A computed fold for a 357-nucleotide part of an RNA from a Candidatus Uhrbacteria bacterium, annotated as small-subunit ribosomal RNA, central domain. Rfam family: Bacterial small subunit ribosomal RNA. Its mean pLDDT, the model's own confidence on a scale to 100, is 82.

Context: one part of a larger RNA
């Protein structure tokens, strides 16, 4: 609950793709279902309003006239929606060209670090910490050389930079693949837009079965500290972090801001991509288009505009307006019980209330 909302106060699904549904571009003609005149029928009596009248008057009766909701027929109108049928390009897709990037999936490789194992050299330390201890070391460690092995990340570039629907992507190189973006203005010819429900994707942690384990490191053991210390600090250290399948399906999953289209002053950085002036040719400098940031305010004056409770937003709008979806309705109880549905499980999703205030 015909109202007001949703960036922070309650409230945008994590994200995408779509079926049904809602919305839908420019012109022409027809049709008249919606719409809109107007006539007709009928909408029972009683009751309603009104106008006479009748009971001494009312209440009450009796008559006539009305009116209110709606249906059906006929008759016209044709803006606007709908339908049918024809063009049309400004949306929207498609070609065709040169470009840009950590997009994504496998495969390969490459140094630097850490760590272990062999060897040399070498001797009494060495870690650690506010101080210490646990620890490691004459079975020669720590440091130094060389050389082997194994796993994980991948410094410098590195940027308020890039790319992805998001989640998220960073050594190299090949292989295959997926999107955007400029430029042409060749074709198509409205094929769009949103989306209940469904389907798919979706860090970390956490589950299953099998490998891996260098370094970190929940737990869980020692050593300090302390009153105590189930910690913070130190020395070990298992699961896990790594791989392949398979499962969960949640985050402050964040811009705390659904998506689409149009429309409103600029400056500045800075990506891609084109053209233009300039060159021998590149840069450099103008414009355009499509991205990623910032500023955008105080005094008498420039220092938009508008919106906002403020804070802020501000052509990447939280401005003006439209479409379509979700979602909010004092706090607590509670994102909890019950109930169904998915899961191995953990647990998710959906989703009250009694009662207190």
């Nucleotide at each position: 609950u015909u109202g007001g909302g949703c960036g922070u106060a309650a409230a945008g699904c994590g994200u995408g793709c779509g079926c049904a549904g809602g919305c839908u571009g420019u012109u022409u003609u027809g049709u008249a279902a919606g719409u809109c005149a107007u006539u007709u029928g009928u909408u029972a009596a009683a009751u309603c309003u009104u106008c006479a009248g009748g009971c001494u008057c009312a209440a009450c009766c009796u008559g006539g006239a009305g009116a209110c909701u709606g249906c059906g027929g006929g008759u016209g109108a044709u803006a606007c929606u709908g339908c049918a049928a024809a063009a049309c390009u400004a949306g929207a897709g498609g070609a065709u060209g040169g470009g840009a990037g950590a997009g994504g999936u496998a495969g390969a490789u490459g140094g630097a670090a850490u760590g272990c194992c062999c060897g040399g050299u070498g001797u009494a330390g060495g870690g650690g910490u506010u101080a210490a201890a646990u620890c490691c070391g004459u079975u020669a460690a720590g440091a130094u050389c060389g050389g082997g092995u194994g796993g994980a990340a991948c410094a410098c570039c590195a940027a308020a930079a890039g790319c992805g629907a998001a989640a998220g992507c960073a050594a190299u190189c090949u292989a295959c693949u997926g999107g955007a973006a400029c430029a042409u203005a060749c074709c198509u010819g409205a094929c769009g837009c949103u989306g209940a429900u469904g389907c798919a994707c979706g860090a970390a942690a956490g589950c299953a079965u099998g490998g891996g384990u260098a370094g970190c490191g929940a737990a869980u053991g020692g050593g300090a500290u302390u009153a105590g210390a189930u910690a913070c600090c130190c020395c070990a250290g298992u699961a896990g972090u790594c791989c392949a399948u398979g499962c969960c399906g949640u985050a402050a999953a964040c811009g705390a801001u659904g998506a689409g289209u149009g429309c409103u002053a600029g400056g500045u950085a800075u990506u891609g991509g084109c053209a233009g002036u300039a060159u021998c040719g590149a840069c450099c400098c103008u414009g355009c288009c499509a991205g990623u940031g910032c500023c955008g305010u105080u005094u008498a004056a420039c220092c938009a505009a508008g919106c906002u409770a403020a804070c802020g937003c501000g052509u990447u709008a939280a401005g003006c307006a439209c479409u379509c979806c979700g979602c909010c309705u004092g706090u607590g109880u509670a994102g909890u019980a019950c109930g169904g549905c998915c899961g191995c499980a953990a647990g998710g999703c959906u989703a009250a209330a009694a009662c207190a205030u």
Taxonomically the source falls in Candidatus Uhriibacteriota (Bacteria, Bacteria candidate phyla).